[in-house]
Context: one part of a larger RNA
């Protein structure tokens, strides 16, 4: 001068309390751990590893196994020395790399140029090892409210003051005291998105009047009012009132406003902490291998399967399931309508679209009418069986989906434990990256829309002071 304390005081947080949906029981889905195994690449392991790295393992990817080849090498710069144009094309042979044969000949001032083959030299290559050598980038405590230095003073000194104390806030945020007085990184602004207004500008967007048109429709003329749409400006500041207070600030079912006290919501992560994560993104010491750890190819494997765990789908059902009818989103993408063929996955077809224009694109929960009557059921859909459909050299290990049949476990889940305070929570669905093809994952988007707290005794974190 720190950390600790089952010391102590004051304070925060969905910490707990009150609530609401969960998870743990089942299937399945994925991801781990073990276990198998030629390989089941490697990594990541309380919180802060386990739908993580992977925005997507049928071949590639792939680093892993087996088995066939290659050796200046699948790629990079130089140098010698010989030789030919290469590239392609044909043919054995082979699972394919490979390998062997033919075939095929560039410019040119004839010095040679540029390629490219072979030999041979430096060297290439390695997801070999070390994250405990390391840069960079990430987690996390934590959006917690700290963490510091100048110059003074005080102490022999380590170091104290300052940053403590009264108050106050979300906040070392602010005010009043004080040997401190001022600074700097953080707090907060400034930035983005929304909620409201005005201006400007109306096409691909919109339709109030006017006029034309239809079964019907902004459909046309037209119009800029409205709604958007996208650029600028405004608007909120305890300003105002009232109570309490020195004051900073707190309270009001307080006015006015679209919004009121930080309006919601996002980016933004201080000094450091964990020798925290990555040498497998890259990029880099040091050490290793160089006819093999490198480097091609096939074919398997990462998908195994006694089991155990974590993250989720999907249900066990009448606030439902089926049948029919019938409304309303927002964000994105580049893609495909309309018509006709199929129960369907899909197929044909190919308008229009370089997109506020066309297309994906029929939003689903919601209504409304009917059916079922509490059954392992018209509930649930797992599994298996058979017929297909698309994507791709190729769906066998190991893909999605459609149809028909088959219908299993489950009647609310022990201990325990997560998540959430509002447009949350729970339910619905729709879109995008990745991506030939594969999504219950992950990132966004909107619909519908709640209960409960105004408390801090406890349990976890954490803050400031003190001991």
């Nucleotide at each position: 001068u720190g950390a600790c304390g089952g010391g102590g005081g004051c304070c925060c947080g969905c910490a707990c309390a009150a609530g609401c949906g969960g998870u743990g029981g089942a299937u399945c889905a994925u991801g781990u751990g073990g276990u198998u195994u030629a390989a089941u690449u490697c990594g990541a392991u309380g919180c802060a590893a386990c739908g993580c790295g992977a925005a997507g393992a049928a071949c590639c990817u792939u680093a892993c196994c087996u088995a066939g080849g290659c050796u200046u090498g699948a790629c990079a710069u130089g140098c010698u020395g010989a030789c030919u144009a290469a590239a392609g094309c044909u043919c054995c042979u082979g699972a394919a790399a490979g390998g062997g044969a033919g075939u095929g000949u560039c410019c040119u001032u004839c010095g040679g140029g540029g390629a490219g083959u072979c030999a041979g030299c430096a060297c290439a290559g390695g997801u070999g090892c070390u994250g405990c050598a390391u840069g960079g980038c990430u987690g996390u405590c934590g959006u917690c409210a700290g963490c510091u230095c100048g110059u003074g003073u005080c102490g022999u000194g380590a170091g104290a003051u300052g940053u403590u104390g009264g108050g106050u806030u979300a906040a070392g945020u602010c005010c009043c005291g004080c040997a401190a007085c001022g600074a700097g990184c953080g707090c907060a602004a400034c930035c983005c998105c929304u909620a409201c207004a005005a201006u400007u500008a109306g096409u691909u967007g919109c339709u109030a009047g006017c006029a034309g048109g239809u079964a019907a429709a902004g459909c046309u003329g037209a119009g800029g009012a409205c709604u958007c749409u996208a650029a600028u400006u405004g608007a909120a500041c305890u300003g105002c009132c009232u109570a309490c207070g020195c004051a900073a600030g707190u309270a009001g079912u307080g006015a006015g406003g679209a919004a009121g006290g930080a309006g919601g919501g996002g980016a933004u992560g201080a000094c450091g902490u964990c020798a925290a994560g990555u040498c497998c993104u890259c990029a880099u010491g040091g050490c290793c291998c160089u006819u093999a750890c490198g480097c091609c190819u096939a074919g398997g494997g990462c998908c195994a399967c006694a089991c155990a765990c974590g993250u989720g789908a999907u249900a066990c059902a009448a606030u439902g399931g089926c049948g029919a009818c019938u409304a309303c989103a927002g964000a994105g993408g580049g893609c495909a309508a309309a018509g006709c063929c199929g129960c369907g996955a899909g197929g044909u077809g190919g308008a229009g679209a370089u997109a506020a224009u066309c297309c994906c694109u029929u939003a689903a929960a919601a209504g409304u009418c009917g059916u079922c009557c509490u059954a392992g059921u018209c509930c649930g859909g797992a599994u298996c069986g058979g017929a297909g459909u698309c994507u791709g050299c190729a769906a066998c290990u190991c893909g999605a989906c459609u149809c028909c049949g088959u219908g299993a476990a489950g009647c609310u889940g022990g201990a325990a434990u997560c998540g959430c305070u509002a447009g949350u929570a729970a339910u619905c669905g729709c879109a995008g990256a990745u991506c030939a093809g594969c999504a219950u994952g992950c990132u966004g988007c909107g619909g519908u829309g709640a209960a409960u707290g105004u408390g801090u005794u406890c349990c976890c974190g954490g803050g400031c002071c003190u001991u």
The part of an RNA shown here (small-subunit ribosomal RNA, 3' major domain) has 467 nucleotides and comes from Prosthecochloris phaeoasteroidea. The RNAcentral record of the full RNA draws on ENA and SILVA. Model confidence (mean pLDDT): 84 of 100. Taxonomically the source falls in Prosthecochloris (Bacteria, Pseudomonadati, Chlorobiota, Chlorobiales). Its Rfam family is "Bacterial small subunit ribosomal RNA". Gene Ontology terms of the family: structural constituent of ribosome and ribosome.